[in-house]
A computed fold for a 144-nucleotide RNA from Yoonia maricola, annotated as FMN riboswitch aptamer (RFN element). NCBI's taxonomy places the organism under Bacteria, Pseudomonadati, Alphaproteobacteria, Paracoccaceae, Yoonia.
RNA sequence: ACGCAUUCUCAGGGCGGGGCGGAAUUCCCCACCGGCGGUAUGUGUUUAACGCACGAGCCCGCGAGCGCCUUUCAUGCGAAAGGGUCAGCAGAUCAGGUGAGACGCCUGAGCCGACGGUCAUAGUCCGGAUGAAAGAGAAUGCGG
Numbered sequence: 001a002c003g004c005a006u007u008c009u010c011a012g013g014g015c016g017g018g019g020c021g022g023a024a025u026u027c028c029c030c031a032c033c034g035g036c037g038g039u040a041u042g043u044g045u046u047u048a049a050c051g052c053a054c055g056a057g058c059c060c061g062c063g064a065g066c067g068c069c070u071u072u073c074a075u076g077c078g079a080a081a082g083g084g085u086c087a088g089c090a091g092a093u094c095a096g097g098u099g100a101g102a103c104g105c106c107u108g109a110g111c112c113g114a115c116g117g118u119c120a121u122a123g124u125c126c127g128g129a130u131g132a133a134a135g136a137g138a139a140u141g142c143g144g
Base pairs, nucleotide, nucleotide: 002143003142004141005140006139007138008137009136010135016030017029018028019027031124032123033113034112035062036061037060038059042054043053044052045051057111058110065089066088067086068083069082070081071080072079073078093109094108095107096106097105115127116126117125
């Protein structure tokens, strides 16, 4: 260093200004935000190569959530616990440039965002959530 096991720690950002209105951080105009792994023609480091670090909201995949299923209670509505992909939902990108090659770089213009709540429709407020978790790291043990 690698593999396996156990334990521990960590693991999400954002409504500022104006308008209409009785009422909107929910509508309209301008603004603001971007989880995790992978991919890499970019950037940094190096004399160089190798290597290392960083590098995509909308390319591939994952996560929470809703739904669904199971069990128990209720046996009218429903509630709790569990399963974790199981029917299903689960977002969104183009143009030009460079180049051998771009979905990723540069320029420009776009687009998207669970569920429940609310004096009025929410990515940004409140809530489940002091939760869960993709995953990241550490310690210990075992192995060839």
It matches the Rfam family "FMN riboswitch aptamer (RFN element)". Rfam's curators write: The RFN element is a highly conserved domain that is found frequently in the 5'-untranslated regions of prokaryotic mRNAs that encode for flavin mononucleotide (FMN) biosynthesis and transport proteins.